A computed fold for a 73-nucleotide RNA from Streptomyces paromomycinus, annotated as transfer RNA.
Its mean pLDDT, the model's own confidence on a scale to 100, is 81.
NCBI's taxonomy places the organism under Bacteria, Actinomycetota, Actinomycetes, Kitasatosporales, Streptomyces.
The sequence is in RNAcentral, with records from ENA.
[in-house]
RNA sequence: GGGCGCAUAGCUCAGCGGUAGAGCGCUGCUCUUACAAAGCAGAUGUCACAGGUUCAAAUCCUGUUGUGCCCAC
Numbered sequence: 001g002g003g004c005g006c007a008u009a010g011c012u013c014a015g016c017g018g019u020a021g022a023g024c025g026c027u028g029c030u031c032u033u034a035c036a037a038a039g040c041a042g043a044u045g046u047c048a049c050a051g052g053u054u055c056a057a058a059u060c061c062u063g064u065u066g067u068g069c070c071c072a073c
Stems, first nucleotide, its partner, number of pairs: 001071007010024004018055001026042005048064005
């Protein structure tokens, strides 16, 4: 330099045009001498960034950034 992926909650990930979600974690309460487990309730997000298309974009298109793999030098 070329090609193919990935970027969404604290972590791991789902969601592929029409209200942003799950598990774990976190907070409060119940329970306990206490902790854990369990039960109940709750808080979470610039969907990497910037444009474009669309009535509507996490989702489609373009560029950029970061990152992984492969190829070439």